[in-house]
RNA sequence: UGCUGGCGGUGUGCCUUAGGCAUGCAAGUCGAACGGUAACGGCAAGAGCUUGCUCUUGGCCGACGAGUGGCAGACGGGUGAGUAACAGGUAGGAACCUACCCCUUGGUGGAGGAUAGCCAACCGAAAGGUUGGGUAAUACUGCAUAAUCCCUUACGGGCAAAGCAUUUAUGCGCCGAGGGAGGGACCUGCUUCCUAUCAGCUUGUUGGUGAGGUAAUAGCUCACCAAGGCUAUGACGGGUAGGGGGUGUGAGAGCACGGCCCCCCACAAGGUUACUGAGACACGGAGCCUACACCUACGGGUGGCAGCAACCGGGAAUAUUGCGCAAUGGACGAAAGUCUGACGCAGCGACACCGCGUGUGGGAUGAAGCAUUUCGGUGUGUAAACCACUGUGGCGAGGGAGAAUAAUGAUAGUACCUCGCUAGAAAGCACCUGCUAACUACGUGCCAGAAGCCUCGGCAAUACGUAGGGUGCAAGCGUUAUCCGGAUUUACUGGGCGUAAAGGGUUUCGCAGGCGGGCUGUUUAGUCAUGUUUGAAAGCCGACGGCUCAACCGUCGGACUGGACGUGAUACUGGCAGUCUUGAGGACAUCAGGGGAGAUCGGAAUUCUCGGUGGAGGGGUGAAAUCCGUUGAUAUCGAGAGGAACGUCGAUGGCGAAGGCAGAUCUCUGGGGUGUUCCUGACGCUCAUGUACGAAAGCUAGGGUAGCAAACGGGAUUAGAGACCCCGGUAGUCCUAGCCGUAAACGAUGGAUACUAGCUGCUCCGACUUGAUCGGGGUGGCGCAAGCUAACGCGUUAAGUAUCCCGCCUGGGUAGUACGGCCGCAAGGCUAAAACUCAAAGGAAUUGACGGGGGAGCGCACAACCGGUGGAGCAUGUGGUUUAAUUCGAUACAAAGCGUAAUACCUCACCUGGGUUUGACAUGUACCUGCACGCCCUAAGAAACUAGGGAAGCCUACGAGGGUGGUACACAGGUGCUGCAUGGCUGUCGUCAGCUCGUGUCGUGAGACGUCUGCUUAAGUGCAGUAACGAGCGCAACCCCUGCCGUAUGUUGAAUUGUUCAUGCGGGACUGCCUUACAGCAAGUAGGGAGGAAGGAGGGGACGACGUCAAGUCAGCAUGGCCCUUACACCCAGGGCUACACACAUCCUACAAUGGGGAAGACAACGGGUUGCGAUCCAGCAAUGGUUAGCUAAUCCUUCAAACUUUCUCUCAGUUCGGAUUGCGGGCUGAAAUUCGCCCGCAUGAAGUCGGAAUCGGUAGUAAUCGCAGGUCAGCAGACUGCGGUGAAUACGUUCUCGCUCCUUGUACACACUGCCCGUCAAGCCAGCAAAGUCGGCAGCGCCCGAAGCGGGUGACCGUAACCAGUUUACUGGAACGGCUCUUCUAAGGCGAGGUCGGCGAUGAGGACUAAGUCGUAACAAGGUA
Repeated sequence: UGCUGGCGGUGUGCCUUAGGCAUGCAAGUCGAACGGUAACGGCAAGAGCUUGCUCUUGGCCGACGAGUGGCAGACGGGUGAGUAACAGGUAGGAACCUACCCCUUGGUGGAGGAUAGCCAACCGAAAGGUUGGGUAAUACUGCAUAAUCCCUUACGGGCAAAGCAUUUAUGCGCCGAGGGAGGGACCUGCUUCCUAUCAGCUUGUUGGUGAGGUAAUAGCUCACCAAGGCUAUGACGGGUAGGGGGUGUGAGAGCACGGCCCCCCACAAGGUUACUGAGACACGGAGCCUACACCUACGGGUGGCAGCAACCGGGAAUAUUGCGCAAUGGACGAAAGUCUGACGCAGCGACACCGCGUGUGGGAUGAAGCAUUUCGGUGUGUAAACCACUGUGGCGAGGGAGAAUAAUGAUAGUACCUCGCUAGAAAGCACCUGCUAACUACGUGCCAGAAGCCUCGGCAAUACGUAGGGUGCAAGCGUUAUCCGGAUUUACUGGGCGUAAAGGGUUUCGCAGGCGGGCUGUUUAGUCAUGUUUGAAAGCCGACGGCUCAACCGUCGGACUGGACGUGAUACUGGCAGUCUUGAGGACAUCAGGGGAGAUCGGAAUUCUCGGUGGAGGGGUGAAAUCCGUUGAUAUCGAGAGGAACGUCGAUGGCGAAGGCAGAUCUCUGGGGUGUUCCUGACGCUCAUGUACGAAAGCUAGGGUAGCAAACGGGAUUAGAGACCCCGGUAGUCCUAGCCGUAAACGAUGGAUACUAGCUGCUCCGACUUGAUCGGGGUGGCGCAAGCUAACGCGUUAAGUAUCCCGCCUGGGUAGUACGGCCGCAAGGCUAAAACUCAAAGGAAUUGACGGGGGAGCGCACAACCGGUGGAGCAUGUGGUUUAAUUCGAUACAAAGCGUAAUACCUCACCUGGGUUUGACAUGUACCUGCACGCCCUAAGAAACUAGGGAAGCCUACGAGGGUGGUACACAGGUGCUGCAUGGCUGUCGUCAGCUCGUGUCGUGAGACGUCUGCUUAAGUGCAGUAACGAGCGCAACCCCUGCCGUAUGUUGAAUUGUUCAUGCGGGACUGCCUUACAGCAAGUAGGGAGGAAGGAGGGGACGACGUCAAGUCAGCAUGGCCCUUACACCCAGGGCUACACACAUCCUACAAUGGGGAAGACAACGGGUUGCGAUCCAGCAAUGGUUAGCUAAUCCUUCAAACUUUCUCUCAGUUCGGAUUGCGGGCUGAAAUUCGCCCGCAUGAAGUCGGAAUCGGUAGUAAUCGCAGGUCAGCAGACUGCGGUGAAUACGUUCUCGCUCCUUGUACACACUGCCCGUCAAGCCAGCAAAGUCGGCAGCGCCCGAAGCGGGUGACCGUAACCAGUUUACUGGAACGGCUCUUCUAAGGCGAGGUCGGCGAUGAGGACUAAGUCGUAACAAGGUA
C1' cells in the first nucleotide's frame, strides 16, 4: 500500500521540516524563617432593619494573594541538530570539588545598619519604573571567641554561627573541623566509518622559565627563550555519523543496524556571554545580536512545545487538546499535606507477538445449483438440507476481587465466579508453466494483458481475463521497500591470476617493511597454565515459578568469547651475548660466448657518373598500362663515387635482467661456468615508494641519404577502389646529442629455496680407469611415473608438493574513457571513475553444418557421341488480364499433357435466375393415416414443381404388429475454413550407403570407440589390423518378367510328327576350374583360357533404412476444432470452367530428296470384346449406312501393322515440301453438337528453308525411327500406360560445372553461409562530459566595525546605610564599592581576493538504446589481400 476483518492479553506508534506553533497543563513548596492581611471561612463587637438576613469594624483564629527569606527550579521529561572527538567503550591513574544523607567532634556570645512588601506623590498605552516615608527576619554587616582548620619566612597571623516550634520532655535547625557514601571534574593505554582523484600539516604551534588563572593538573592564558611537534602504522583536508549495552541475520567467522528499555554524551528558535549557586555557562532563569511571530496610544514592549495533549505544514507514513495522584518515584515541609502530562491507567491503530473462536457428532436418492463430459458419467461432496448435541463467544441477571492496608481504588462494577437463553454477529487473501504445493473449461488472438528469472500471448493459451476445481496461509493474506542469508560472489575461517578477469616491460640496484641456517647461554616480550579483579541492570541460554495456556513477568544459575594485575612454565617465535660453516660473498687457476662501448679496416651486391661495344626494345603483370629508350635504353666491358647492410659458417646453436645482440681487428669493460676448499662468518630472500635500463614508431638540433619506403602522384582492377597489383616518390630508415616510455614488451606462466620416476638430443667445463664412463652448469624434445588442471594441457626449466615476499583480479559495455593531479616541446603517457545500459560477455572441449581449406571416391555430373528444346504453326497446361462467373488446389529442383483413366447436359464445387425448409440422404420418439411406392390425363411454367381429375389399390400370425405418407421435436446437410491441430497416402534427397543398438572400455561431462587405418567393392561388399565383441534397420539374396536346357501335358495351336508354340515343373553360374601379374596371408582386382545359351550382379522390374523439407493433399477418404442452419444446405433451367494484347512449360507436325506422291509386295507383339467386337456381301468418292455369319474368345472379330522392299514420278522451288486458317457440302454419337465434339469430300493453301543467349534426354536391344493396342468413353487422344519392328555413335579421362559419400582441418555458424556480423550517415529518445557565463552552499584568510559581558586601566568627574577617625549630634575625611570613561577578548555585521562543492547553461564531441531506413563488406572458413 491493495483486498478483507470476530474476541482477548502483552507490547508498540513522526524514520520526513532540530519546520512553525493557538489553547490548556508539565516546578514548586515552606506561615514550625519574616513583616503582614488582598481573597475565603469562623469568632467577637457594632450598625441597619424586612428577627434572620445585610453591612461595617477587628489579624482574634483557621488559613493565605502579593512580598522578604530558605530549599528545590543543574533532577525528572524531550530530541539526536552538532560531534570522527578522550565524544563513547574498556582498563587504569592522580593534582581535585561535593548541597541534601550517615558517622565523629567542638561550638551556637554580644551588637548594628538597611530593605522589599506597605503608604504618599509622580511618569508610562502597556510592560514597567522614579522619588520620598516608615518596617521584619533563619536576609545583610562588624565585634568577641578559635582548633586535630587555613596561611606562614615556622616567629606568628587569620577565619563562624540563627533561630523556630512546643504538650517544657524535647525536636527541627545553624556554625567550624574530620571521615564515609553517592555524585561530579581532570589525565592516560587500547579501540572506534569511507576517501590518497586529500601528501604534506602546524606559530600557542612543540618544549622550557616566570607570572596569572582554576575546585584541580596543564599553553588553560600571558611575557621571554629555544625551534620544535605530527605524518605512508595515513598527519592535514573532504564526506558521512551521536556512542555503547544490545537488535536482525548467519553453522560460525562475520555483515547490517542502534526504534522501545538501560548507561553515557550533546543540544534547547540561530549565535554569543556571563551571573547566581554545592552543582549551570542553566529546555519551561538573565543579558546582548540575528531571524521570525504577536501587542502598541508608534514612544516602546512581549515570546520560544527537540515536556504532555492538540494545531498547521512536510510526507508513503505514525494516536486523545482523556482519567488519576490509588500505586511506584521525586521536590518542599516537623507534619497534615501541596505539587508532579515522571508515573499508574484508559482511548485510537490487525502496527507486532501470543492465545481463542467462526461449531461438534450423525447424515447418500451421493439432492438441487454450478462446472465439465468420450453424453455413459464425473467433480464440488458428508459438503448442504435434515436429526441430535455443546456453549469458547454473545445477550440478560446476580455476586465480585488481588494489587493495600490502620486508612485512601483512577483503572472498574473490570478480571473472575454463578444462573438463564442462544448455532445464533464472526473467513478471507494469494497462488495453481518451471523454480514451487496446486488443472480444466470458456473468452481473447503479439490485441488486451502477464512477468521475480527463463519467458507467455500471432484461433485449440494448465503463463492474459473469467468461471469451476485445487494448493498454501489464515484474522489475516498478498505487494512494495530495506537488512542479513543463500554468495566460498572480497575468500581470517574460506578464492584466484598459461588460455575464463588477473604477473608489474625488466630487475642491475635497493631504503622502509615482511620473512629468515646450525649450536650454547640468558631474558620471559609473544605463547601456555593458574589465581584475583572487572566485564552495571535489562537482554540471551538453562532450571523453577506466577497470570487457566502462551506471549508477558518473577527468582536462581550460566554465558558475557573482553580488559587489567599477580604467580608459574620455557619447547617454539622474539630480544641480548657467544660460537659454527652447510646459505651468501671473497681469493687463486682456467674456459666459452653475435654481452656492452669506442676506433680502424674489408669484400660481394644495388644505384649513380664517365668511357667502350652494340642497335630496339626494355620493364612490368593474371592480362595490361603508366614508365625508361634512336639526345642510344635494356644487355655487356672498364674506371670511379657514395651510403647502407654484413652471404656462406648458421643450428632445433651461443650471450644478456629485459629490450636485444652477427663482416674482421684493436682498446676499454660487465656478467657467467668449472676446479681447488684458502679466507669472511648469516653478511641472506623479497621488495611498496624510489632509481636505472627499455623494440619500433614519433619529436628537437645538426649531419648523411645507395637501397627500401608511410604520405603523395600516375597506371590498372572494379558498380565504385580513397585498397590489394604495377610505375614513380618525400618524410623516415643511418650517425651525433637530447627527449618520448609505450608493444601480442609473450613462455600471454613474478622472484627465491627445498623435495617428487624416467627416456633422448644440443652446448660449456672438469675428472681419471680415454669409456656404451662419471660429476657440475645451461638449453631442447617426449612422457598414461606420481601429482595437478574446467578441459586443453603442465609434468625436476611444473601449471606437482610446501614455505617466504611482491604485483594484480572480482559480470559485459560505457572505458583504459571523463574530471583532477603528476610527467612530456608536442604526440601523448601514468594514475583512474560514474551516470546509463544489457542478461549475458567469456574459456575449453563435443556433435553437426559450412568453407572462394586439404585428401580419397562415386553418378549421363562433366568430357566424347547421337538426337532434341529455345525460332514457326497448332494442341494441352500455367501465369497474367478479362468476366456475372471465367470454381478450387499444385508454384525452384520435387508446379505447369499435374489432381483431370476424357469439361456439350450431368460431372460442378463457380455465376444469373426460379423454387424448397425435418429437408435430396440416415436414425429415433410422439401423434395422425386403409394409404403403398407409383401410373395416366388436364392447366400454367424454361424446368424443378404446383393445382385438379382419373384408374387400380397394402402385408398380417388380427396385436393401435409391420410398411408407406403427413405433422412436431431431436437432428440431417456443407467440395465452407484450418494440411501450421491430424490419420492415411505421396513427392524429394536417393536405390545414395548409410542410420543405430546391447554389453564393454575411455572421458567429470557433452560424447567417443565400435562405424577408424590399409587394401577392396556397385555397396558399412568383404579381408587384414585394432578396446572392442556382437547385433538390428538398410545393401545383397529370397519374389516377378526375360534369355538356355530338360521334362510333363496338348485345347481352339499343328495337314501329320513335334525342333515352332502355349501352360506347368525342374536344371543351370558359384570367380566353381586352369594360368600370369598385383596383393607378405587374405578379400579381391586385371589379363588370358577351358567349358557354356549365358562370366564375374546376364538384362529389366517390384522392393525406398534413420531421417529432412511445419514439402503436398481437410477437393479421394477419414478426422479434432471453428463457422452456416428459410442457408455457406437442397432442387431446377441457362451460362461458365473452352474468354485473349501477352509471357512461360510440355508435346505434335514441319521446314524436305536418307524426302513427298502413286502403284505393287512382305513381316509383329501386348491387348480388348455381349447395351460388345462385328467378318462376308451390297450402297456411297469417302466418313458411313444396310444386312447379318461367327465369338462369353490360343477357336470369331478388332487385324490390311508401319517404317521396309520393288517400281514410276517430282529435281531444290516456299515446291507435287509444309499443312495452319477459312468457305461449302456431308456422316456419326447423343434429349441436345450455337456457345463447345469427332470424322469425310471438294476448295483454300499461312508461318516455316533447321532456329540467339541458354538448355534437355540417352552408355545397348539403349538413343533415334516406325507403327499397333489398351484404359478413360454415348461420342471425342497430338496426352498417358503398354507392345513389338528397324536399329546406331561414343566414353581419352576426372582438371573444371552440379549433386552425393568418407576422413581430416578452421569456425565468432546451430533458424546451421539464403549463417553471422562491422562502421559512417539519417530519425527518435536517454544519461553523463566539455562550455562563454550565471546563481548558490561550505570552510578558511586579510582588513573595517564592534553589542552585552568577564577582566584590566584611569581621574581636580558623579554617587554611596553598616566599618574607622575627627569634630560634634549631623556633618567632614578615610577605607571599600558603584557609575561614567578608556581598553584586551569577542558574537553578529561590512568590504576584498582566492579555495572548494553544487544548480542552470546556447553550443560541441563522444556514448547507450530503439522488428523490418541508406551506403558499403571490415571480421568469423586461407572470410576470398591470413
A computed fold for a 1426-nucleotide RNA from a metagenome, annotated as small-subunit ribosomal RNA. The RNAcentral record of the sequence draws on SILVA. The coordinates come from a structure-prediction model, not an experiment, and the mean pLDDT is 82. Its Rfam family is "Bacterial small subunit ribosomal RNA". Its family is annotated with ribosome and structural constituent of ribosome in the Gene Ontology.